[in-house]
RNA sequence: CCCGCGGGAGAGACCGGCGAUGCGGCCCGUAUGGCCGGCAGCCGGCGCCGAAGGAGCAACCGCCCCGGAAACUCUCAGGCACCCGGACCGCGGG
Numbered sequence: 001c002c003c004g005c006g007g008g009a010g011a012g013a014c015c016g017g018c019g020a021u022g023c024g025g026c027c028c029g030u031a032u033g034g035c036c037g038g039c040a041g042c043c044g045g046c047g048c049c050g051a052a053g054g055a056g057c058a059a060c061c062g063c064c065c066c067g068g069a070a071a072c073u074c075u076c077a078g079g080c081a082c083c084c085g086g087a088c089c090g091c092g093g094g
Stems, first nucleotide, its partner, number of pairs: 001094007012046001014045005021040002023037005047080003053076001054074003060068002
């Protein structure tokens, strides 16, 4: 460094619009049928979070230069029910 397993925080299941197709419901009764919802999804708005990644400061290491360097700061990116993801930690293997 890679793989597998286990643990692993924070912050709106916010608001508006669209919603073909998929999804859910209903009507009709067989057809490329119709209607509704607004779950997924897309666009916009406001608020918020820091622990992918990225950037900044520099205690410190080094100390001639080059260089390294936080869980601090920013919030570009990412994220704000669960799932997923997740710095980092432990175990096993390569």